Predicted 3D model of a 91-nucleotide RNA (Glycine riboswitch aptamer) from a Gammaproteobacteria bacterium.
C1' cells in the first nucleotide's frame, strides 16, 4: 500500500405465522402480567450431518427441533448491498 477475511457501527433492502380468548393491573383507541388454544422460523440455542477437508482430526447449513423468540403496525429480523472504524493475512 492493495485484495481478501473477521468483528462493530451508520444507511438501504429484507420473509413467515391469530389485531385469538379469559382474568388482573396500568399511563386505559392501547400497554403489560399470568393462564389457555392454534401457528411461524430468518435473533439466539440445540440436533442430524447435506456440505467442507487429499484422508483423518476438525468446521458446519438457508435442513430438522421449537427451549427461547415471534404471529396488525412499530420494534426485532438470518442474509444482501454500501460507507466508516478496528484487527488479521499476503506482497
Nucleotide at each position: 500500500c492493495g485484495c481478501g477475511c473477521u468483528g462493530c457501527u451508520g444507511c438501504g433492502g429484507g420473509a413467515g405465522a391469530g389485531c385469538g380468548c379469559c382474568a388482573g393491573c396500568c399511563u386505559c383507541u392501547g400497554g403489560u402480567u399470568g393462564g389457555c388454544c392454534g401457528c411461524c422460523g430468518a435473533a439466539g440455542g440445540c440436533g442430524c450431518a447435506a456440505c467442507u477437508c487429499g484422508c483423518c482430526c476438525g468446521g458446519a447449513a438457508u435442513c430438522g427441533c421449537u427451549c427461547a423468540g415471534g404471529c396488525a403496525a412499530a420494534u426485532g429480523g438470518a442474509c444482501c448491498g454500501u460507507a466508516g472504524c478496528a484487527g488479521c493475512u499476503g506482497g